[in-house]
């Protein structure tokens, strides 16, 4: 020149972490194997760090330098909407309380409005009366075999006789108890009172009278004002979406340009 077989390739890149490198992590491109561990983490290491363990696939229009565009990502600066906190009330909105004014409407008012005055009442303390509530007390009723009364039948007792005598029973009356009680009389009581008599006390509200003479009394709105309060204007620290200017890193792709060993013919 040709064959075989090997290295080589089977994704980058930013951030983040790290002493510093790679991966597990987040992104941002793209299409470039599988399986396992792996963030209080797994493997490496000084002019270096080609991820670890296992296992496949290609056998090369793949690899590597440069250089160009450029997704996107990093620092730095600028401007910056928005928002937190703080603070100031000059000014402007806006809400509430309060004070002020006018009137319209309502109700009421010469059968007297507001005011004054003077008497009363509501309020206290005292004492009375009355209810009501509790007891008592009288009243009526029952109520003692016998150890209460009166009157005693019978019976017994005593007398010559007349007659007298205790004296149960039964009747009436009662005593302690029990009940009843519309009315009655006393005692006590007090979160009773459309009573009362004295003293107090007071202008709160009520009633009568007296003097005046013409308003007064509501609730919504109007105006006008002092505070107070909240919002904006205002100032300060912070935060800060995007925008922007610089500088770094930079995938994918274009362009040029380079390619290893080892066997055989």
């Nucleotide at each position: 020149c040709c064959g075989u077989g090997c290295a080589g390739c089977c994704g980058g890149g930013a951030c983040g972490c790290u002493g510093g490198a790679g991966g597990u992590g987040u992104c941002c491109u793209g299409c470039a194997c599988c399986c396992g561990a792996a963030a209080u983490c797994c493997u490496c290491c000084a002019c270096a760090a080609u991820g670890c363990g296992g296992g496949g696939g290609u056998g090369a229009u793949g690899c590597u330098g440069c250089g160009c565009c450029g997704a996107g990502g990093g620092u730095c600066g600028g401007c910056g909407a928005u928002c937190c906190u703080g603070g100031a009330u000059c000014g402007g909105c806006g809400u509430g309380c309060g004070c002020c004014c006018a009137g319209a409407c309502g109700g009421u008012g010469u059968u007297g409005a507001c005011g004054a005055g003077c008497g009363g009442g509501u309020c206290c303390c005292a004492g009375g009366c009355a209810a009501c509530g509790a007891g008592g007390g009288a009243c009526u009723g029952u109520g003692a075999a016998c150890c209460u009364g009166g009157u005693c039948a019978g019976g017994c007792c005593c007398u010559g006789a007349c007659g007298g005598g205790a004296g149960c029973a039964g009747c009436c009356a009662u005593a302690a108890g029990c009940a009843g009680c519309c009315c009655c009389c006393c005692u006590c009581g007090g979160g009773u009172g459309c009573u009362c008599u004295g003293g107090g006390g007071g202008u709160g509200c009520c009633c009568g009278u007296u003097c005046u003479g013409a308003g007064c009394c509501g609730g919504a709105g109007g105006g006008g004002u002092u505070c107070a309060c909240g919002c904006u204007c205002c100032c300060a620290u912070g935060u800060g979406a995007g925008c922007u200017g610089a500088u770094u890193c930079g995938a994918c792709g274009c362009g040029c340009g380079g390619c290893g060993c080892a066997c055989g013919g």

Record summary:
A computed fold for a 265-nucleotide RNA from a Planctomycetota bacterium, annotated as Bacterial large signal recognition particle RNA. A source record names the gene ffs. NCBI's taxonomy places the organism under Bacteria, Pseudomonadati, Planctomycetota. The coordinates come from a structure-prediction model, not an experiment, and the mean pLDDT is 78. It matches the Rfam family "Bacterial large signal recognition particle RNA". It is annotated as a non-coding RNA gene.